[in-house]
Context: one part of a larger RNA
RNA sequence: CUUAGGCGAGGGAACUCGGCAAAUUAGCCCCGUAACUUCGGGAAAAGGGGUGCCUGAACUCCUAGCUAUGCUGGGGGUUUAGGUCGCAGUGACAAGGGGGAGGCGACUGUUUACUAAAAACAUAGGAGGCCGCAAGCGCGAAAGCGUGUAAACGGCCUUUGAGUCCUGGCCAGUGGCGGUAUCUGAAACCCGGGUUCAACCGGGCUAAGGACCGCUAAACGCCGGGAGUAACUCUGACUCUCUUAAGGUAGCCAAAUGCCUUGUCGGGUAAGUUCCGACGUGCAUGAAUGGAUCAAUGACCUCCCCGCUGUCCCCGCCUAGGGCCCG
Numbered sequence: 001c002u003u004a005g006g007c008g009a010g011g012g013a014a015c016u017c018g019g020c021a022a023a024u025u026a027g028c029c030c031c032g033u034a035a036c037u038u039c040g041g042g043a044a045a046a047g048g049g050g051u052g053c054c055u056g057a058a059c060u061c062c063u064a065g066c067u068a069u070g071c072u073g074g075g076g077g078u079u080u081a082g083g084u085c086g087c088a089g090u091g092a093c094a095a096g097g098g099g100g101a102g103g104c105g106a107c108u109g110u111u112u113a114c115u116a117a118a119a120a121c122a123u124a125g126g127a128g129g130c131c132g133c134a135a136g137c138g139c140g141a142a143a144g145c146g147u148g149u150a151a152a153c154g155g156c157c158u159u160u161g162a163g164u165c166c167u168g169g170c171c172a173g174u175g176g177c178g179g180u181a182u183c184u185g186a187a188a189c190c191c192g193g194g195u196u197c198a199a200c201c202g203g204g205c206u207a208a209g210g211a212c213c214g215c216u217a218a219a220c221g222c223c224g225g226g227a228g229u230a231a232c233u234c235u236g237a238c239u240c241u242c243u244u245a246a247g248g249u250a251g252c253c254a255a256a257u258g259c260c261u262u263g264u265c266g267g268g269u270a271a272g273u274u275c276c277g278a279c280g281u282g283c284a285u286g287a288a289u290g291g292a293u294c295a296a297u298g299a300c301c302u303c304c305c306c307g308c309u310g311u312c313c314c315c316g317c318c319u320a321g322g323g324c325c326c327g
Stems, first nucleotide, its partner, number of pairs: 001322008010313002014311001019308001027051005036041001038162001052084015085089001097306007104298002109121002125160007136147004163293004168223003173220002175216005182211003189204005224242005251285001252282001263279005
């Protein structure tokens, strides 16, 4: 020096990307326990007190004997009184640190065997589509097989993701479904040409499809601009205008989404690019590509506080192994 441990004056996160690591706490009994809440929880919330050993008493349970509503023995439990020793009584081992907020995912669960455990996947619940069974969907060249010992309260596909409150407008584009007088539409077929056969050429008829007409957004998706206007100013309920398929509704926000940006205001700090609460002309929020909210929950992410500590100020000593030196 290194690996694994032990202890540490005073301070106590000043360390650091970050309390990483370590320390604190710890069992059982008693007291006590907030916001919030889906009334189940939250909760071991938090926060206090006790705990060894000796002696006695009361009550109670089991058990044996007897002179039996009891008594005398043996064992267990609960309560209580007195005493006693130590710094310390769950004396070793074992054995939760706690609290206040926010984000995301409802939850338990699953995952990159060997750098990722998560906010990713799944989930119960919601919704849409296909299918009446010799079906629909999938595998296979076929035979055949699966779903299916099934039959719409079923199976398959897609999507969202507990609960609560909700889920706005647009069918112009792309897609899906339906319809269709007419138009378009290949070969075959028919007719004609090709010296007579063929190649070949022209015309006619025509399926699906397309044009055309509708429906459909919990289908893919999309959801404007410019002026003027109120008796201080500002703002603009109001008006005009261009334009679109329709011009973003309810909500929510500098957000896991805001470029400018360390936005502005408030809170917390002596000091806060993070954090929390607001504001909103939102570069580029927004409703099952779900929107908002939310108790419980999480080896998730972020912020703050208490306790605690060698993380640090600032290092020291000790134990064991290695390195190192001698051999």